[in-house]
Predicted 3D model of a 74-nucleotide RNA (transfer RNA) from a Candidatus Pacearchaeota archaeon. The coordinates come from a structure-prediction model, not an experiment, and the mean pLDDT is 82. Rfam family: tRNA. It is annotated as a transfer RNA. It was read from a public genome assembly. The source organism's lineage runs through Archaea, Nanobdellati and Candidatus Pacearchaeota.
């Protein structure tokens, strides 16, 4: 240098193929429950979805550049 794979809350990711409300689990943080803790129930905050540009009425999802990480291959 060149292929192919991923970048999405603090963490681990799902949704991309087929655009139409951003989603789970774990931790946060309140309350139940307990003498108290731990498990366990509800209830809440947290993500403009790595980044610039494009096509759409509408992009995390398409297209195009850079940047990371990974793998291969020279």
């Nucleotide at each position: 240098g060149g292929g192919c794979u991923g970048g999405u809350g603090g963490c681990u990711u799902a949704g991309u193929c087929u655009g139409g409300u951003a989603g789970a689990g774990c931790g946060c943080u309140c309350g139940g429950u307990u003498g108290g803790c731990a498990a366990u129930c509800g209830a809440g905050a947290g993500g403009u979805c790595c980044c610039g540009g494009g096509u759409u009425c509408a992009a995390a999802u398409c297209c195009c550049g850079a940047c990371c990480a990974g793998u291969c291959c020279a």